[in-house]
Molecule: c-di-GMP-I riboswitch aptamer
Organism: Planctomycetes bacterium RIFOXYC2_FULL_41_27
RNA sequence: UUACGAUAAAGGCAAACCUCGAGCAAUCGUGGGACGCAAAGUAAAGGGUCUUUAAGAAAGUCGAAGUAGAUAAAGAUAGCCUUACUGCCGAA
Numbered sequence: 001u002u003a004c005g006a007u008a009a010a011g012g013c014a015a016a017c018c019u020c021g022a023g024c025a026a027u028c029g030u031g032g033g034a035c036g037c038a039a040a041g042u043a044a045a046g047g048g049u050c051u052u053u054a055a056g057a058a059a060g061u062c063g064a065a066g067u068a069g070a071u072a073a074a075g076a077u078a079g080c081c082u083u084a085c086u087g088c089c090g091a092a
Base pairs, nucleotide, nucleotide: 004090005089012037013036017032018031020029021028022027035079041085042084043083045082046081047080048077049076050075051074052073053072054071
């Protein structure tokens, strides 16, 4: 240095839930709180999932409203996976 990751040391992050706030929503931020994490640091490029909007079948109905799946657009998620970049420590 690369790979790897201890019942090591020093530090770090913080799920659910609660609080206040932002958003139509997914979700995000503040404070509390710890399920976990060696990249749970950064970036939505690919896939996945989720939200909203558009259009919208069959059935149904006098006519509708509304809705499933798939599609398109705009978003969310890096604590779903891949990818890119960066980084603390050092036993085997």